[in-house]
Context: one part of a larger RNA
RNA sequence: CACCGCCCGUCACACCACGAAAGCCUGUUGUACCCGAAGUUGGUGAGCUAACCCGCAAGGGAGGCAGCCAUCGAAGGUAUGGCCGGUAAUUGGGGUGAAGUCGUAACAAGGUAGCCGUUGGGGAACCAGUGGCUGGAUCACCUCCUU
Numbered sequence: 001c002a003c004c005g006c007c008c009g010u011c012a013c014a015c016c017a018c019g020a021a022a023g024c025c026u027g028u029u030g031u032a033c034c035c036g037a038a039g040u041u042g043g044u045g046a047g048c049u050a051a052c053c054c055g056c057a058a059g060g061g062a063g064g065c066a067g068c069c070a071u072c073g074a075a076g077g078u079a080u081g082g083c084c085g086g087u088a089a090u091u092g093g094g095g096u097g098a099a100g101u102c103g104u105a106a107c108a109a110g111g112u113a114g115c116c117g118u119u120g121g122g123g124a125a126c127c128a129g130u131g132g133c134u135g136g137a138u139c140a141c142c143u144c145c146u147u
Base pairs, nucleotide, nucleotide: 003110005107008103009102011100013097014096015095016094018092019091020090023087024086025085027083028082029081030080031079032078033077034076039072041070042069043068044067047065048064049063052061053060054059113134114133115132116131117130118129119128120127121126
């Protein structure tokens, strides 16, 4: 390379990261219940028992032990919640990518001036209503400033 310009969005393709997400799975923790080891404490203790007491002795007493019962009790189990994390059907937009599709919204008065807020509508850029702005061109007039 200067309007045969520039440029917007949907759609299609590829890749990338991110969000949402039923479900599934670890971890952690709460509550209720079940079960309940070792041990603790209490009771019982007909079995056992050298030390202390009585007795010449046999034996008895005291104390202790086993056993049994109960209390507390770790782990485990069942049910139901909380939290962190992982995974995930599906889904949402985003980014990037010489030569894809549809249109042409914006840039000139961009061919309906544009833009902002808001409401509604539409394959898409967008369109319509309404209020506002000039960061609108053109024509005419008015006011002000400068020469």